[in-house]
The prediction has a mean pLDDT of 75. Bacterial large signal recognition particle RNA from a Bacillota bacterium, 264 nucleotides, folded computationally. It matches the Rfam family "Bacterial large signal recognition particle RNA". Rfam describes the family as follows. The signal recognition particle (SRP) is a universally conserved ribonucleoprotein involved in the co-translational targeting of proteins to membranes.
RNA sequence: UCGUGCUAGAUGGGGAGUUAGCGGUGCCCUAUACCUGCAAUCCGCUUAGCAGGGUUGAAUUCCUACACCGAGGCUUACCUUUGUAGGGUCUGCCCUAAGCAAGUGGCGAUGAAAAUUGGGUCUCACGCAACGAAACCCUGCGAACCCCGUCAGGUCUGGAAGGAAGCAGCGGUAAACAGGCACUUUCGUGUGCCGUGGGGUUGCCUGAUUCGAGUUUACUACUUGGGUAACGCUUGUAACAGUUAGUCAAAGUUAGGUGCACGG
Numbered sequence: 001u002c003g004u005g006c007u008a009g010a011u012g013g014g015g016a017g018u019u020a021g022c023g024g025u026g027c028c029c030u031a032u033a034c035c036u037g038c039a040a041u042c043c044g045c046u047u048a049g050c051a052g053g054g055u056u057g058a059a060u061u062c063c064u065a066c067a068c069c070g071a072g073g074c075u076u077a078c079c080u081u082u083g084u085a086g087g088g089u090c091u092g093c094c095c096u097a098a099g100c101a102a103g104u105g106g107c108g109a110u111g112a113a114a115a116u117u118g119g120g121u122c123u124c125a126c127g128c129a130a131c132g133a134a135a136c137c138c139u140g141c142g143a144a145c146c147c148c149g150u151c152a153g154g155u156c157u158g159g160a161a162g163g164a165a166g167c168a169g170c171g172g173u174a175a176a177c178a179g180g181c182a183c184u185u186u187c188g189u190g191u192g193c194c195g196u197g198g199g200g201u202u203g204c205c206u207g208a209u210u211c212g213a214g215u216u217u218a219c220u221a222c223u224u225g226g227g228u229a230a231c232g233c234u235u236g237u238a239a240c241a242g243u244u245a246g247u248c249a250a251a252g253u254u255a256g257g258u259g260c261a262c263g264g
Stems, first nucleotide, its partner, number of pairs: 001264006009056003012030004020046005034053005062257004067253002072248004077243002081239007092231001094227006102220003105216003114210008122199006128192002130189006137180004147172004155164003
């Protein structure tokens, strides 16, 4: 150095959890990585699976590394989003009350605000007018009888002459009804640029005089107070993702290490 055979070893590993601890069954991750039995009211062990079998086997395959890389898991902190519970004594939006007079707007030299003064609107009393209604008045119509006048016929009375009552008709009227209505009378009234005498007081309007530049709070802004949990804000909590700080860590890379026997 080559060949043959054997042995040590290998035949997955990791995370969380459980456990005094280790490993396994179970859950999860990874790049799929022999078979059978035991095993979560757990099973087997103490430097750490037990028992039995198969394959491979001194190597790129086994072992070591405080080396490099780093799938994946767990924990801490922060942030976004979403859900949920609360807070109006954090806090904006919104609502409301009061104030202020900065802005806008309105009014104002055809005179603001202020002062004086006269009226109206308001109220009371009386009066007048108007309007409405009624009465009076005028006209018409209007009584079988219980209204009037005249009373045909007829009736009664008388010897007669006459007389009496009286229906119908005619005429005129009462009550009632209808129309008109100049004057007059009565009653009434959110009728009146009415009259007289008072009252009220600045709410409004208007006139006059003095003075000479502001006035109003309607809106916005500002201040103070109150309310409201839908939203923003804030507090707690839960979930997904992201970042940060740790931790465990496979596989891989790299470096190194590691038998025996026989024969050439």